[in-house]
RNA sequence: CAACUUAAGAGUUUGAUCCUGGCUCAGGAUGAACGCUGGCGGCGUGCCUAACACAUGCAAGUCGAGCGGGGCCGCGCCUACGGGGGCGGCCCAGCGGCGGACGGGUGAGUAACGCGUGGGCAACCUGCCCGGGGAACGGGGAUAACGGCGGGAAACCGGCGCUAAUACCCGAUAAGCCCCCGGCGCCGCAUGGCGCAGGGGGAAAAGGGCGCAAGCCCGACCCCGGAGGGGCCCGCGUCCGAUUAGCCAGUUGGGGGGGUAACGGCCCACCAAAGCUACGAUCGGUAGCCGACCUGAGAGGGUGACCGGCCACAUUGGGACUGAGACACGGCCCAAACUCCUACGGGAGGCAGCAGUGAGGGAUAUUGCACAAUGGGCGCAAGCCUGAUGCAGCAACGCCGCGUGAGGGAAGAAGGUUUUCGGAUCGUAAACCUCUAUCGACAGGGACGAAUGAAAUGACGGUACCUGGGCAAGAAGCCCCGGCUAACUACGUGCCAGCAGCCGCGGUAAAACGUAGGGGGCGAGCGUUAUCCGGAAUUACUGGGUGUAAAGGGUGAGUAGGCGGCCCGGCAAGUCACAUGUGAAAGCCCGCGGCUCAACCGCGGGGGUGCAUGAGAAACUGCGUGGCUAGAGUACAGGAGAGGUAAGCGGAAUUCCUAGUGUAGCGGUGAAAUGCGUAGAUAUUAGGAAGAACACCAGUGGCGAAGGCGGCUUACUGGACUGGCAACUGACGCUGAGUCACGAAAGCGUGGGGAGCGAACAGGAUUAGAUACCCUGGUAGUCCACGCCGUAAACGAUGAUUGCUAGGUGUUGGGGCGAGAGCCUCGGUGCCGGAGUAAACACAAUAAGCAAUCCACCUGGGGAGUACGGCCGCAAGGCUGAAACUCAAAGGAAUUGACGGGGGCCCGCACAAGCGGUGGAGCAUGUGGUUUAAUUCGAAGCAACGCGAAGAACCUUACCAAGGCUUGACAUGGGCACGGAGGGCGCAGAGAUGCGCCCGCCCCUCGGGGCGUGCCACACAGGUGGUGCAUGGUUGUCGUCAGCUCGUGUCGUGAGAUGUUGGGUUAAGUCCCGCAACGAGCGCAACCCUUGUGUCCAGUUGCCAGCAAGUCGAGUUGGGCACACUGGAGAGACUGCCGUGGACAACACGGAGGAAGGCGGGGAUGACGUCAAAUCAUCAUGCCCCUUAUGCCUUGGGCUACACACGUGCUACAAUGGCGCCUACAGCGUGGUGCGAAGCAGCGAUGCCGAGCGGAACACGAAAAGGCGUCCCAGUUCGGAUUGCAGGCUGCAACCCGCCUGCAUGAAGUUGGAAUCGCUAGUAAUCGCGGAUCAGCAUGCCGCGGUGAAUACGUUCCCGGGCCUUGUACACACCGCCCGUCACACCAUGGGAGUUGGAAGCGCCCGAAGCCUGUGACCCAACCCGCGAGGGAGGGAGCAGUCGAAGGUGAAGCCAGCGACUGGGGUGAAGUCGUAACAAGGUAGCCGUAUCGGAAGGUGCGGCUGGAUCACCUCCUUU
Repeated sequence: CAACUUAAGAGUUUGAUCCUGGCUCAGGAUGAACGCUGGCGGCGUGCCUAACACAUGCAAGUCGAGCGGGGCCGCGCCUACGGGGGCGGCCCAGCGGCGGACGGGUGAGUAACGCGUGGGCAACCUGCCCGGGGAACGGGGAUAACGGCGGGAAACCGGCGCUAAUACCCGAUAAGCCCCCGGCGCCGCAUGGCGCAGGGGGAAAAGGGCGCAAGCCCGACCCCGGAGGGGCCCGCGUCCGAUUAGCCAGUUGGGGGGGUAACGGCCCACCAAAGCUACGAUCGGUAGCCGACCUGAGAGGGUGACCGGCCACAUUGGGACUGAGACACGGCCCAAACUCCUACGGGAGGCAGCAGUGAGGGAUAUUGCACAAUGGGCGCAAGCCUGAUGCAGCAACGCCGCGUGAGGGAAGAAGGUUUUCGGAUCGUAAACCUCUAUCGACAGGGACGAAUGAAAUGACGGUACCUGGGCAAGAAGCCCCGGCUAACUACGUGCCAGCAGCCGCGGUAAAACGUAGGGGGCGAGCGUUAUCCGGAAUUACUGGGUGUAAAGGGUGAGUAGGCGGCCCGGCAAGUCACAUGUGAAAGCCCGCGGCUCAACCGCGGGGGUGCAUGAGAAACUGCGUGGCUAGAGUACAGGAGAGGUAAGCGGAAUUCCUAGUGUAGCGGUGAAAUGCGUAGAUAUUAGGAAGAACACCAGUGGCGAAGGCGGCUUACUGGACUGGCAACUGACGCUGAGUCACGAAAGCGUGGGGAGCGAACAGGAUUAGAUACCCUGGUAGUCCACGCCGUAAACGAUGAUUGCUAGGUGUUGGGGCGAGAGCCUCGGUGCCGGAGUAAACACAAUAAGCAAUCCACCUGGGGAGUACGGCCGCAAGGCUGAAACUCAAAGGAAUUGACGGGGGCCCGCACAAGCGGUGGAGCAUGUGGUUUAAUUCGAAGCAACGCGAAGAACCUUACCAAGGCUUGACAUGGGCACGGAGGGCGCAGAGAUGCGCCCGCCCCUCGGGGCGUGCCACACAGGUGGUGCAUGGUUGUCGUCAGCUCGUGUCGUGAGAUGUUGGGUUAAGUCCCGCAACGAGCGCAACCCUUGUGUCCAGUUGCCAGCAAGUCGAGUUGGGCACACUGGAGAGACUGCCGUGGACAACACGGAGGAAGGCGGGGAUGACGUCAAAUCAUCAUGCCCCUUAUGCCUUGGGCUACACACGUGCUACAAUGGCGCCUACAGCGUGGUGCGAAGCAGCGAUGCCGAGCGGAACACGAAAAGGCGUCCCAGUUCGGAUUGCAGGCUGCAACCCGCCUGCAUGAAGUUGGAAUCGCUAGUAAUCGCGGAUCAGCAUGCCGCGGUGAAUACGUUCCCGGGCCUUGUACACACCGCCCGUCACACCAUGGGAGUUGGAAGCGCCCGAAGCCUGUGACCCAACCCGCGAGGGAGGGAGCAGUCGAAGGUGAAGCCAGCGACUGGGGUGAAGUCGUAACAAGGUAGCCGUAUCGGAAGGUGCGGCUGGAUCACCUCCUUU
């Protein structure tokens, strides 16, 4: 110098967000254990469980200088030789003394003055030690040992006899001490204490050693004091449970007595009737307490191993003895359990001392060495004893230190892993070179610890340490790598195996499982488990909350308690500051120091927030005194009010009764029915009866504490408000645990009453069912009186009180000012809104703002407001109120979507209005199903089904059967052989194929090369095998819908919003206007194609007006491009013009002109995205699979099957038609193994022939519907299926299985149920024509033109969509979510006839040891009397009694285990029944209560909004 230095978060609820809230993780710690691994040393630590049981050894002895003996040895003496006696040493027990009350162990018990802290004792004790004072005189009797006798198995015991003492006893003396008597002084909070003096009485002692002695030393006795140790008392502090609320009989006190060292009800008799408790008694559970230890920023929380202090205990329970000290761990007695010995009579024992054993357990060490040191006992001492202690051993159990090498070293070796095959990585890592030697091993040296005057003395130990030589030699593992959290690839596996702390991984490409490579972390350790603190502000004192997240009591009155206005002065309890004492040591912190460092240790200092005492301060709180009036209250005056209670009165309506009128219905509903009515209802008139409720006024209003209160009048009665004279009181106030009172509806009891309504119930409907919603009835009840109940969404989901903090605008009751308008003010009640608050929503003077006081309540969800217990109730039930188990959430607010049997606006052939169809028939075609050897595969609501198929007889072809091939039908590469490929022919065969015959290369530098084939071996080919849930590409669909987004800015904590919403308008997010937005992108539109008009250009193959030629007739020819046409260019349309409306806009409507208008018609064009949509069989492709087959070839078959069902079509059912006849007018196209004219043949399909044409030229080619005639309503002159016969065509081949023709046959069908489709104009309908595919095959598909309509009022409804808004418990998004019963499995739990056990208390019985009391005939040495005998005093055995442990017994309770059966609860990928809730959830929901029902639930009564909707109506409608 210093000792103060200090606070981190993350994951997980959601599609996303903010908040609330729980769970989980990262840190530190441990007497630890477990797994894998393990080199050395130092210092520590080591039965947490069975206070379970213990073999064996040791752990408390010592003193011969207290005493008498016995034994052995040594010395030496006497001897009568039998022996006797002495001294010394050692050993042994005994008498005696001191110590065994310390040291050591353990934590069972104990919630207590046990412990901690601070005090008190005037109520106490204290051996050994220290200081001081005083004293030690005289005497006596025994008894162990020993001897001998006896008993016993033993342990041991008894009788007799002898003996000593520092053992025992008596007497003397008494400085001081104790007791009694009275006196003086001083002191104390009380009892009382101290000092001085006097009188009376009382109590002591031991000797030993050395020495020739003197004397010295040790010891004994009395007293005073000290030190240290103890005892007792008190204040304060010291765990959980109130589902433990009352406890207590020596209990509380008294004076008296006993007892103790001492106070005390500690004990006893008597007297009194007290004492404790909500500030938690009693009871139950748990626990040794503290210094300290761990954690934490701290406050706090947890712990009480080691070390230290205190306490308690010593097998369990009880007891005393001895002693200074014990109720005594290694003492005694008794009881009990257990173990052992036994001769069965009886005995012995107590490791929670150190080791050790068994047992228990996840788990915890050596039957070691030494008294050398420290300490203890005894002793004069030497010394003895000491499992205290010092050391060693075992254990990575912990902390600390060290090592396993260091430097260089790229050909980046080998090898491993991976790879996009280039590489990358392990990796300077290794090898290799150089260096070093800590540790270990070996060798040499070698301590301190040892104090004392000297010497001697070391368990540890030949250890630490030092030195030497030599070798990189002997020494690395564990966990992790999805996020949190640092570290990634490959393979295997395939919701399996497994992982997991939380979230969660794994269902074929897994960084999450397993392995490998690589990487990260720590390192002689690393992980796991357990526990504690932290993070957790998640119990909030520091430092939280309660409108909606969990949480304000239903309301008031008020007790205890808490809190409390202004002024003066006082006290000093709280408070503050100072001083003193204490807060042990160790620990902690700081500094210094010692082991090489550190751990560890030493010294000094700091701190120790506490307690106590003293003397102070007086602002604040408190206490008591005095005063004040602003809080509070009283009096007076005034008006307002559904405030309460009771009695009476009133009218309207409903129902019923009576009578009249009157006739067939009434009633009821979505529609009905049940019901009522011809015995006369309903309707209507009059009269009467009864009960309940009080229209309008009425309000966003008033009153009340809340519940709640509504016709009128009267009586009684509570409260609030206002005013001012400010008249009175003078803090009288606020809150309020318990407590008491009030408390909607339902419900209960007794008695009334009962019109209407109306749980239950009955019937009718509805429905799949309908224990409901709807209807008809209807009982409790609803009403009254009295008594219970005590709960509600009892809500403002907002406790009460006080003060403060911008405004604006209503309303209600007062007051003041003003002529009025109006202004000011007090109380109440609403709305809006600022600051502020809040997670947001929102609140905002009626706070959810800012403060203060008091009460109540919350602490994740479920289980559960349940169980048990208690209290209340007649019951129903209420109040209080858990746990096991289980989940990773449950929640609040807000956001974006989606959805709604929510709302608004608007579109679409969406409906409606129309026209024609489908659904019925026959046939075609596709599909399902079935069948089959195979009927290949795919497509599956819209958006699969005349779809992939724009052509299945073979082929196709993927399927099936059979026959064949295996480097393969096809590609690349190697070797060998051949000269080929190829063509032709023959034979066998179903063919593939096989066999045979014939003809048969190119180039060349002559080495060979090219090409092809065959053979061989291997890489490989091949796969329409799998996965469209691994993919690319392509496509469908919402949808040609008008949307989808971005940048910047702004708003919001945020998700997000704004822009994009709004007012108009449009086909359109099209445009205009407005606007915290301003712009932009992808979409829309336009640009492209086509069609509609005219112009220009061009004029053959097209055209023909004029001219000419020409024909029977022809644009046939010349010629001409005018027209038509062709096909190129350009024009045209833009709301440009006018009018009206609109906002002077956008735009709409009308008009002019125009071929065309208001995007002219049609097409191409498809935003962000959705559907894990479709396709692995077009193609491509990852991965998987097959490899003499899942590949390839071939023949045949199948894809064409057929009881059925569906889709899409064709043809029809006829007269707008059939048939016959007649004769016009298109357009798009196509044609060379093609189209094929004319001509001829045939009834015809078609054939023969073959012109022309690669085509504005020729051909297909005829267009058809049309016109005229006929048929006369019929299964027909409709319809054409089916079938027979005969033919034609294509093709290798028409049997399975093609198309066409002729003749014959002539089926169903007479307009099609429920349902359903298309179309808004050149459209529908109808008519024919062409094309692709294709040898052939078209009712399909793609195109083309001809003829050519009807209807649209309108947007209520169905479907789809767009925008805004609303609700939501949905977000896989309504095909969503979700409730309850039932069934199954498992788990924990309540009840339960009982049964078993435990703990504590109580009553009674018995009663050991023992203390105490009494007695004591029996026994007894010391003292007294006596010569003695004997007696006395005193003591004892024994006996009795009180108390008394264990034991027995009884009753009531308490706790726990088990329990047939039973109750609910929880959990569990795909069970059953329904649909209750979330959207108006399809009957709004929910709360309380009652009742009913398989279940959710329904209904009644009252309440709430935490209900949607503009309003009315609407039977059901699921997943």
Model confidence (mean pLDDT): 86 of 100. Small-subunit ribosomal RNA from an uncultured Eubacteriales bacterium, 1519 nucleotides, folded computationally. Rfam family: Bacterial small subunit ribosomal RNA. The RNAcentral record of the sequence draws on ENA and SILVA.